Small-subunit ribosomal RNA, central domain from an uncultured bacterium, 350 nucleotides, folded computationally. The full RNA is in RNAcentral, with records from SILVA. Its Rfam family is "Bacterial small subunit ribosomal RNA". Model confidence (mean pLDDT): 89 of 100.
Context: one part of a larger RNA
RNA sequence: CUGGGCGUAAAGGGCAUGUAGGCGGCUUGGUAAGCCUGGCGUGAAAGUCUGCAGCUUAACUGUAGGGAUGCGUUGGGAACUGCUUAGCUUGAGUUACGGAGAGGGAGCUGGAAUUCCUGGUGUAGGGGUGAAAUCUGUAGAUAUCAGGAAGAACACCGAUGGCGAAGGCGGCCUCCUGGACCACUCCUGACACUCAGACGCGAAAGCUAGGGUAGCAAACGGGAUUAGAGACCCCGGUAGUCCUAGCCCUAAACGAUGUAGACUUGGCGUCGGUGGUUUAAUCGCCAUCGGUGUCGUAGCUAACGCGAUAAGUCUACCGCCUGGGGACUACGGCCGCAAGGUUAAAACUC
Repeated sequence: CUGGGCGUAAAGGGCAUGUAGGCGGCUUGGUAAGCCUGGCGUGAAAGUCUGCAGCUUAACUGUAGGGAUGCGUUGGGAACUGCUUAGCUUGAGUUACGGAGAGGGAGCUGGAAUUCCUGGUGUAGGGGUGAAAUCUGUAGAUAUCAGGAAGAACACCGAUGGCGAAGGCGGCCUCCUGGACCACUCCUGACACUCAGACGCGAAAGCUAGGGUAGCAAACGGGAUUAGAGACCCCGGUAGUCCUAGCCCUAAACGAUGUAGACUUGGCGUCGGUGGUUUAAUCGCCAUCGGUGUCGUAGCUAACGCGAUAAGUCUACCGCCUGGGGACUACGGCCGCAAGGUUAAAACUC
C1' cells in the first nucleotide's frame, strides 16, 4: 500500500465560510494524454521453469527451448475518463410576489416581585429547623398602608411549538440587518459537491481595564449535626453573576449519529406555505412542498434499537480509530497577561 470500522464496545473535527486537492449533470463534433489492440527494438549472462545430455546416481554442470510485470518506437481503435468545440436545462444560482419566526445588533420603555430608605397604624415577638441555635427586635422589628430608590430577570401566553451553522435565542415598541420556506415566473447555463492548511464564530467558568451591584452566591466567618464534619441543614457574606472594551477557546460543545446527493411499503400528530373541494364566510376534508415529533414494514444491528429527519440500499469528499494503564501526561513547537489551551510520545507494566 492493502484491510476492518466510528449511536452505546476504540473512533465524527464544537460549528461554519472557503483555498489547494479530490470528485462532478445531459447532448454533439474534434483530439488521442489515460485506456484497448497489432508490429518492431530492447529487456546481458548466470539464476528460476521445461526437454535432452555429461560425471556410476544426486548435488553440480552443459545444451536447447520457454518465460520476462516493464521501457522505447510505430500502425490502428474511440466506448469510457481527460483536453477542446458548440449547445441544453433537470443540478446550482438570480429576479419579481407572499406570509411565518425567542435569528442577530442598537436604542426607547412597562408591570409584578425582591431588597433598602422615609413616613403612618400597631406591639412583642420575628426568623429559621427534623429539632434548635447563631441572627433580628422595646433605640419599636415582624405584620400592614402610603411614598421613594436601585439592580437584575421577564409570570401568564408557552407547546410534545418557532428561529439559528453550532454555541444559543423569550416583556413591549422602534430602527438597522442575516437566513430559510411556498406558488407562479424571469434570467445565467454546470457556475456544482466536499474540503488539508487558512480565516471567522464559539455555553459556563476564568483573566485585564473601567463602571455597576437588588437578589443569588464559590471563598470566608458563625450556629447546628456528628466519633470527627474540612460537608449536607441554618444565619451572614466577598469575588462572581450585570454593562462597556479586549482576551481566553474549553464542555456529556450530545442526536454521544460529519457534509452533500439519489433510491426504498405505511399509520397518527404538529408548525409554515400553496392548490382543490366545501361554505354566506369560516371550520373541515383532499392533495402537495418545506420543518418538527411519534409508532412501525422491509432491511440493518452483538443486542439495545434505527427505520424517508436511517443506524436501510448506494455515490463523492473530509475527519477519526487500531488492547488496558502510563497519558486529555513528559519533552519540543505554536498560542495565551495568566489560568492554561493545542499538537503529542517513550520507558515500564498487565